[in-house]
Molecule: transfer RNA
Organism: Myxococcota bacterium
RNA sequence: UCCCCGGUCGUCUAACGGCAGGACAGUAGACUCUGAAUCUACGAAUGAAGGUUCGAAUCCUUCCCGGGGAU
Numbered sequence: 001u002c003c004c005c006g007g008u009c010g011u012c013u014a015a016c017g018g019c020a021g022g023a024c025a026g027u028a029g030a031c032u033c034u035g036a037a038u039c040u041a042c043g044a045a046u047g048a049a050g051g052u053u054c055g056a057a058u059c060c061u062u063c064c065c066g067g068g069g070a071u
Stems, first nucleotide, its partner, number of pairs: 001070007010024004018054001026042005047063005
């Protein structure tokens, strides 16, 4: 320098182009003599910038980051 794969709540993982969801973790409450467990509620994310589209996590372009490969 070139090619391929990947990037979504703190973590893991979903989402035929149509409300970004679930689990764990966290916080608050219920329960309990206390704790654990259980139950309820709450908060929390699409790597960045453009483009296409009525509508983009999803399609296109460039860049950033990580992994692999070629020279």